The RNA shown here (Glycine riboswitch aptamer) has 103 nucleotides and comes from a Pseudomonadota bacterium.
Its mean pLDDT, the model's own confidence on a scale to 100, is 80.
It matches the Rfam family "Glycine riboswitch aptamer". About the family: This family represents the bacterial glycine riboswitch.

């Protein structure tokens, strides 16, 4: 790269629009604008253990001199995900889709 499988959430109100019509209303509404509910598996964001490095305080060696080491505690970087945020996405179908398979 290609082919395969691949989830969760309202076809959820109003309007706008489009047939249709006895002009009451009825159908359809994926885009479009507005409002409320959700979803996590593009993508993004954030965190563990750990490892650095700085500061203090203790302890040990040392030529008791520069220093080394080990601890304790704190601050800073680094840091994973299917975890978590929901910032982008989605929420009938198609599209899209982490991640698997196989080539």
């Nucleotide at each position: 790269c290609u082919c395969u499988g691949g989830a969760g959430a309202g076809a959820c109100c109003g309007g706008a629009c489009c047939g249709c019509g006895c002009c009451a209303g009825c159908g359809g509404c994926g885009a479009c604008c507005g409002g409320c509910g959700c979803c996590g598996a593009a993508g993004g964001g954030g965190c563990a253990a750990g490892a650095a490095a700085c500061a203090a305080g203790g302890g040990u060696c040392g030529c008791c001199g520069a220093g080394a080491c080990c601890u304790u505690c704190g601050u800073u970087u680094c840091c994973a995900a299917a975890c978590u945020c929901u910032c982008a996405g989605g929420c009938a179908a198609a599209c899209g889709g982490a991640c698997a398979g196989a080539g």